Small-subunit ribosomal RNA from Pseudoxanthomonas taiwanensis, 1547 nucleotides, folded computationally.
Lineage of the source: Bacteria > Pseudomonadota > Gammaproteobacteria > Lysobacterales > Pseudoxanthomonas.
The RNAcentral record of the sequence draws on ENA and SILVA.

RNA sequence: UAAGUGAAGAGUUUGAUCCUGGCUCAGAGUGAACGCUGGCGGCAGGCCUAACACAUGCAAGUCGAACGGCAGCGGGUAGGAAGCUUGCUUCCUAUGCCGGCGAGUGGCGGACGGGUGAGGAACACAUCGGAAUCUACUCCGUCGUGGGGGAUAACGUAGGGAAACUUACGCUAAUACCGCAUACGACCUAAGGGUGAAAGUGGGGGACCGCAAGGCCUCACGCGAUGGAAUGAGCCGAUGUCCGAUUAGCUAGUUGGCGGGGUAAAGGCCCACCAAGGCGACGAUCGGUAGCUGGUCUGAGAGGAUGAUCAGCCACACUGGGACUGAGACACGGCCCAGACUCCUACGGGAGGCAGCAGUGGGGAAUAUUGGACAAUGGGCGAAAGCCUGAUCCAGCCAUGCCGCGUGGGUGAAGAAGGCCUUCGGGUUGUAAAGCCCUUUUGUUGGGGAAGAAAUCCUGCUGGCUAAUACCCGGCGGGGAUGACGGUACCCAAAGAAUAAGCACCGGCUAACUUCGUGCCAGCAGCCGCGGUAAUACGAAGGGUGCAAGCGUUACUCGGAAUUACUGGGCGUAAAGCGUGCGUAGGUGGUGGCUUAAGUCCGUUGUGAAAGCCCUGGGCUCAACCUGGGAAUUGCAGUGGAUACUGGGUCACUAGAGUGUGGUAGAGGGUGGCGGAAUUCCCGGUGUAGCAGUGAAAUGCGUAGAGAUCGGGAGGAACACCCGUGGCGAAGGCGGCCACCUGGGCCAACACUGACACUGAGGCACGAAAGCGUGGGGAGCAAACAGGAUUAGAUACCCUGGUAGUCCACGCCCUAAACGAUGCGAACUGGAUGUUGGGUUCAAUUUGGGACUCAGUAUCGAAGCUAACGCGUUAAGUUCGCCGCCUGGGGAGUACGGUCGCAAGACUGAAACUCAAAGGAAUUGACGGGGGCCCGCACAAGCGGUGGAGUAUGUGGUUUAAUUCGAUGCAACGCGAAGAACCUUACCUGGUCUUGACAUCCGCGGAACUGCCCAGAGAUGGGCGGGUGCCUUCGGGAGCCGCGAGACAGGUGCUGCAUGGCUGUCGUCAGCUCGUGUCGUGAGAUGUUGGGUUAAGUCCCGCAACGAGCGCAACCCUUGUCCUUAGUUGCCAGCACGUAAUGGUGGGAACUCUAAGGAGACCGCCGGUGACAAACCGGAGGAAGGUGGGGAUGACGUCAAGUCAUCAUGGCCCUUACGACCAGGGCUACACACGUACUACAAUGGUGGGGACAGAGGGCUGCGAACCCGCGAGGGGGAGCCAAUCCCAGAAACCCCAUCUCAGUCCGGAUUGGAGUCUGCAACUCGACUCCAUGAAGUCGGAAUCGCUAGUAAUCGCAGAUCAGCAUUGCUGCGGUGAAUACGUUCCCGGGCCUUGUACACACCGCCCGUCACACCAUGGGAGUUGGUUGCACCAGAAGCAGGUAGCUUAACCGCAAGGAGGGCGCUUGCCACGGUGUGGCCAAUGACUGGGGUGAAGUCGUAACAAGGUAGCCGUAUCGGAAGGUGCGGCUGGAUCACCUCCUUU
Repeated sequence: UAAGUGAAGAGUUUGAUCCUGGCUCAGAGUGAACGCUGGCGGCAGGCCUAACACAUGCAAGUCGAACGGCAGCGGGUAGGAAGCUUGCUUCCUAUGCCGGCGAGUGGCGGACGGGUGAGGAACACAUCGGAAUCUACUCCGUCGUGGGGGAUAACGUAGGGAAACUUACGCUAAUACCGCAUACGACCUAAGGGUGAAAGUGGGGGACCGCAAGGCCUCACGCGAUGGAAUGAGCCGAUGUCCGAUUAGCUAGUUGGCGGGGUAAAGGCCCACCAAGGCGACGAUCGGUAGCUGGUCUGAGAGGAUGAUCAGCCACACUGGGACUGAGACACGGCCCAGACUCCUACGGGAGGCAGCAGUGGGGAAUAUUGGACAAUGGGCGAAAGCCUGAUCCAGCCAUGCCGCGUGGGUGAAGAAGGCCUUCGGGUUGUAAAGCCCUUUUGUUGGGGAAGAAAUCCUGCUGGCUAAUACCCGGCGGGGAUGACGGUACCCAAAGAAUAAGCACCGGCUAACUUCGUGCCAGCAGCCGCGGUAAUACGAAGGGUGCAAGCGUUACUCGGAAUUACUGGGCGUAAAGCGUGCGUAGGUGGUGGCUUAAGUCCGUUGUGAAAGCCCUGGGCUCAACCUGGGAAUUGCAGUGGAUACUGGGUCACUAGAGUGUGGUAGAGGGUGGCGGAAUUCCCGGUGUAGCAGUGAAAUGCGUAGAGAUCGGGAGGAACACCCGUGGCGAAGGCGGCCACCUGGGCCAACACUGACACUGAGGCACGAAAGCGUGGGGAGCAAACAGGAUUAGAUACCCUGGUAGUCCACGCCCUAAACGAUGCGAACUGGAUGUUGGGUUCAAUUUGGGACUCAGUAUCGAAGCUAACGCGUUAAGUUCGCCGCCUGGGGAGUACGGUCGCAAGACUGAAACUCAAAGGAAUUGACGGGGGCCCGCACAAGCGGUGGAGUAUGUGGUUUAAUUCGAUGCAACGCGAAGAACCUUACCUGGUCUUGACAUCCGCGGAACUGCCCAGAGAUGGGCGGGUGCCUUCGGGAGCCGCGAGACAGGUGCUGCAUGGCUGUCGUCAGCUCGUGUCGUGAGAUGUUGGGUUAAGUCCCGCAACGAGCGCAACCCUUGUCCUUAGUUGCCAGCACGUAAUGGUGGGAACUCUAAGGAGACCGCCGGUGACAAACCGGAGGAAGGUGGGGAUGACGUCAAGUCAUCAUGGCCCUUACGACCAGGGCUACACACGUACUACAAUGGUGGGGACAGAGGGCUGCGAACCCGCGAGGGGGAGCCAAUCCCAGAAACCCCAUCUCAGUCCGGAUUGGAGUCUGCAACUCGACUCCAUGAAGUCGGAAUCGCUAGUAAUCGCAGAUCAGCAUUGCUGCGGUGAAUACGUUCCCGGGCCUUGUACACACCGCCCGUCACACCAUGGGAGUUGGUUGCACCAGAAGCAGGUAGCUUAACCGCAAGGAGGGCGCUUGCCACGGUGUGGCCAAUGACUGGGGUGAAGUCGUAACAAGGUAGCCGUAUCGGAAGGUGCGGCUGGAUCACCUCCUUU
């Protein structure tokens, strides 16, 4: 500023993060289709597929004012007949006389309008130009329109044919046809001249002429010639217009010229001759696909996609070819021929072409009526009236789209009923409904009712023409007729909420949530993903959200996608720099003048159709829609200017580049020669039994003399030390010494040339190793191969041999992790340090230094960049020029094709299909047959065990009617169970009960309770008795029992993977975190790492950290020493009494002890070490010394660890049973296996006798003394004790004496027989104990494995809980006796911290590779087969046109005639469609068989890769092997670890 008003993201790779990168979604659109649903109107749209085939009707006719005529219709006239009403009706005949008119001649139109998009990649379309052309009708001019002739349709006659149609003869007209005359402008020309026209028809008429027709005049229309305009058409040029190079060469009329022909017209358009050209990497040729445009959709735009409706152009009309007529066609509703198809036929022959409008069949997911009218607009013909017009205007069908309207409005809480949910209180549906009060759009009924229609026509006036007031034409006024739509739009009235809501969704993206059902089923799904018993994700319901006469789904396009990046991307590691250079085309290019004006910029002119988009007005009530004006159309062309920059031309310059001169370093390259060390082999000497090899061995060599050693000789290959992140080279690569030939670099100072430059598609050259060919050579090494080992196997790793090869010459191959994973060139942008090669300079000459500078090569780092890692003057920074390359993973660097190669193979290089990821960097963990540091009875050093025996006990397994259930690596297994004969008890069998064994509520009755009898295994059932309670405000109440009904009880039923609580474990390991700050894009890091130290994240120091929390430690209990207080039941030193003896007694309060409170221990002191620290070592003192010993105490978390059977609890399940009661049985079984224990195997012992010393506990349903009995278990007895008093209660090992003397024993005690005791209702299944007898295995335990570091292990006994009793050898405690060893941290196990690698994150019990087997899918090869398309060569030749012409024929003109000119038919030549033959190319389909690939469930074999992945991996190549793969040669680090070297930083 009227006409530029505009740009959004999300999900998904991970444990998490950042990035790269694909997939998917939200938006808009459609000629759409499908599913569910559906009230009205307006405006639009409607075969996208089979250019498949078409029945039927219609879509192009018209003119009598061009013509001869008269078949049909109407009328007139004349004649006749009939009826009669005597002038009417009907009938017949004649008559073209009139209106008109079938068919015909003739004219104009059928080349427009309408349809379709097959073909076509080119003048086809678009834009802008051009010259060598035509143009009917129309308009404006000029001139003319004279005079003749011969035919022919129709028609008639006679034929042929089924038909279509056709033959012969005869008649006739014209605006049909043909001469003659004239011809100014037209055309031709030799410039003299020559050639070439015409048609009339209709209306009117005063004079004059004529018998008449008419002449004549006039008007209109027409005709001929010609000039111009307009319109339309033909032709040419420039530019633009899809994909493929796995299409690279194409072209003989091809390119040009001269001369002809042909055309309306230029032109190889055609022909003859001449020349040899023309096109192509700026993509020719070939193949595929496609109507083009204005526009349409999308997009911020640039772009991308598209070409329905409307408009412009083109092409086509059943398929192919062809011409005729005409102004115009090679003609949609014309002709001829060929072909396919359909129809008719009398079989001889004919007819047809909906990609016009309707309509039919077919195809398809899918697209309408065999409608009305010419009223309007337009077209054809006509003078006109008018006729024709499926163009057009309307109507019908379809929610196909866009737009508008409605399905009601207000009020209404008892928050109704019903539904759904519920924590049962309520909530929600919900003012929603009902009810009350209103309104009437739409629909229904009735009534009214437009605009679209004024021209033509008639009439009046007037102007022109004219002699004319006729005619005709124009203008003005008046009048009448004309509407398919349609009684439509619109208006009025009536009744009445009356006629009208669905669809999708509700896990995230994405607005919207609950219940039930289902139970990895059924199903959903756009992506991620839901579903395996509590699904907001499936199905249903309630509720909600969104849109709404529609809503969803599917398909397609653009967008988002900066995901092909012009605007606007990248290439070190994610996909991506050619292995390296030289160089062609191309692109780009230094400084200063002059010139030009191509690019560039400015002005102006033409064009850029209309419609559309946009702006602004107007019309339908609004809108959609229609319409006026404008803007825009970013383009192309012409023209005038500007000249900074780029380009062209020209003249100069020296800073780029190059040449010359002088030096200089070097494994740069090639050829020839020389050298020594070492390996191997051969010969000889000495010499003897081994050598070699490995983790250990064996194969191998050796008594035929090896190995070792000495001497001599042969031969090949490679060149130690020097050697260095040193040097050289473009890269590959290059290393002994000498000589020759040769390339490049660097430095210094000057001279010269004068932009000569940079890059580089194609091209050319070089190019490790392996490999190939030919010929040599062959010492060592060494694919393949052989043998030996290892192993489950070992086609490997290891060993012994060993061939190609490795070496040389010549020729190929052309690939590598050919790497700096980093293209080349140029410029700019802080530094520090080392090193190589030059130069300058200062200082010094006791060699050795400093500064500066050029070229290389390294390390660290500013800014900056980067996803990060990192790069950082040698850039991955900031820019410029040029080239190459990338666009998700797999399939695949594969297939096919092509090029190269002797081959191996290399280069180029897809698709189908499949997945939602694949990937980069970094983070936190976890892990490693990675590293470092440290700890632990972890190992080691010791002691004693387990594993062997017997027994006990638990478990597995088996068995069983049941052997109830749980616990299952450490962390289940003497565990739950601190007591299974019944009970317990949950299990089994049998017998019973059903409101229940247990709880609450209601009603009725009764006290409760208790004794006895009968049946029964008992539960239970039946019967007979006894008994009348407690409180009371006198109403009743509490408790108990029985009966009844229903709510409910009950469940050791399931789920510990729905849970609470509790517990185990890592682990009493030292860790786990937070706040604030800081660093990092972020996940995260820092703190918590580091140096020391500790049992300890314990403490100290340092430090971008400073603090804090949970853990550690301490506080608590116990034990060890002392003190104070207290003194019974405990104690007894001193003083007494007493006894056979005893704290027995008086007394004592000292000691022990008891139980309350204190003290004490803190590295506090000394010395040393250490950093002046923390701390450590040693010592003193002390009862105790460095957390004194022991206990309790268990961080964040891990294991879906354990427990639904302690308890609690959600959900599910059972309810005359999965509940409850009872009896009996089982949990105790027994071929076997395992765990944990006890007892042993003996002399450190057993046995007998004698003797000594504890602590801690328990006791009234109890412990139970003395005494008596019994061999004993025990019995009798009953004192004492509610316990520092009494009892259990004799502790045992130990000590002394005796005996046994090494044995299956005087060891050991299982098992068995007999006899007993005790508990209990009851010891059969199934208790313990006692006595007598019996006397098994076992003589110290294989592989393996457990505990313990001091009052510990070992050993010895004692007590307690549970409990009637007991399996007790278990468990929990108690004391007695009482050791050994620890050098140390290499190794095993577990743990902590730091670091490193990782393809792991369910976290190594991880991940993951290949063969094989099975199923499915797409694809390559394939003897071929079929089809399509196309090239070349040849045959053939319809119709037609052009040329020729012997034959036949012929009205007009010429000629007196004969005949001629000209024409026709026929024949023939050329061109040519269809067709045919042969041979190629390309494409598609199919094909026995075959190759690999992909996907799939828990298949088979191995273990290749990821950690040093257990042989580091990978790349190229060769070879071998079931497979991953192995090995050789060369290369790379994208290899861990250790050591060393060099460099840098700090002290």